This is a predicted structure of a 152-nucleotide RNA (glmS glucosamine-6-phosphate activated ribozyme aptamer) from Pseudobutyrivibrio xylanivorans DSM 14809. The source organism's lineage runs through Bacteria, Bacillati, Bacillota, Pseudobutyrivibrio and Pseudobutyrivibrio xylanivorans. RNAcentral records the identical sequence in 2 taxa. The coordinates come from a structure-prediction model, not an experiment, and the mean pLDDT is 77. The RNAcentral record of the sequence draws on Rfam and Ribocentre.

RNA sequence: UUCCUCGUUUUAGCGCCAUGCACCAGUUAAUACUGGUUAACGAGGAGGAGGGAUUUUCGAAAAUUCGGCGGGUGCCCUCCCGUGCAGCCUAGCGCGUACGCAUUGGCAAAUAUGCAGGUAACUGCAAAACAAAAACAGUGCGAUAGGUAUUA
Repeated sequence: UUCCUCGUUUUAGCGCCAUGCACCAGUUAAUACUGGUUAACGAGGAGGAGGGAUUUUCGAAAAUUCGGCGGGUGCCCUCCCGUGCAGCCUAGCGCGUACGCAUUGGCAAAUAUGCAGGUAACUGCAAAACAAAAACAGUGCGAUAGGUAUUA
């Protein structure tokens, strides 16, 4: 340095629950008390720095996925860098592996089921189906001004 095996980590649609609500178990005539459970299903999302406002995209056979706390890759402003507008420079308008519009294509998990654990609420694992947006791919149309180099 390379290869093999095993274990751990691999956080941001992420983490948490201060006796909220809900659900379960025990006690109780009941109120209630004690202990526990759940509390977002995946898809997608980051040029760098600073600041700001704020429930920050998309859909699902879910519908307490209620409620709350913390954080946050979204949005807006400024600066820097890069990039598109057919070489280079300057400015302008966009964008962030990077222009706009139209159109076609385009991708999941949970639930349910089975197995295992738990008195139970519920939890873990397994294999299958189904979505939308954006990215991405194809096609079509369109994409500023001034200066300047080269070629015809």